[in-house]
RNA sequence: AAACGUGCUCCGGGGUCGGUGUGAGUCCGAACCGGCGGUAACAGUCCGCGAGCCGCGAGCGCGAGGCCGACAGGUCUCGGGCGAACGGUUGAACCGGUGGAACUCCGGUACCGACGGUGAAAGUCCGGAUGGGAGGCGGCACGUGU
Numbered sequence: 001a002a003a004c005g006u007g008c009u010c011c012g013g014g015g016u017c018g019g020u021g022u023g024a025g026u027c028c029g030a031a032c033c034g035g036c037g038g039u040a041a042c043a044g045u046c047c048g049c050g051a052g053c054c055g056c057g058a059g060c061g062c063g064a065g066g067c068c069g070a071c072a073g074g075u076c077u078c079g080g081g082c083g084a085a086c087g088g089u090u091g092a093a094c095c096g097g098u099g100g101a102a103c104u105c106c107g108g109u110a111c112c113g114a115c116g117g118u119g120a121a122a123g124u125c126c127g128g129a130u131g132g133g134a135g136g137c138g139g140c141a142c143g144u145g146u
Stems, first nucleotide, its partner, number of pairs: 001146001003144007010135001016030004031124002033113002035049004044111002052089004059082002062079007093109005115127003
């Protein structure tokens, strides 16, 4: 020092102006944003992954009660909480150009965006979330090892 393993760490952007209205960052007109891996070439719209939601549920706390026990504690029932793995669900793009190659670049015109909340309907506000997380030749530590 390569390589490999383990732990920790890191890891998402965006509401501005005007209109209506008692009231809107939620409606209307314009505005703004785009996680990770892959790819014959750079992707919100291709192929997948993650997040969210639903199901199932190993397991782990909590509460109440019963029984056993000298104590420590054990055990059973009920209630409610968290929840691994697994399964399901999960949006949206075309035309022209360049090129060996692009649904990825350039030009044009489109489209999409979980759940709960809210004085009124939310990709952009608030919340679950000081959470989870794909992932990376990343960072740090330890180990294996030639």
Predicted 3D model of a 146-nucleotide RNA (FMN riboswitch aptamer (RFN element)) from Agromyces bauzanensis. The prediction has a mean pLDDT of 81. Rfam family: FMN riboswitch aptamer (RFN element). Rfam links the family to the GO term FMN binding. The model forms 97% of the base pairs in the Rfam consensus.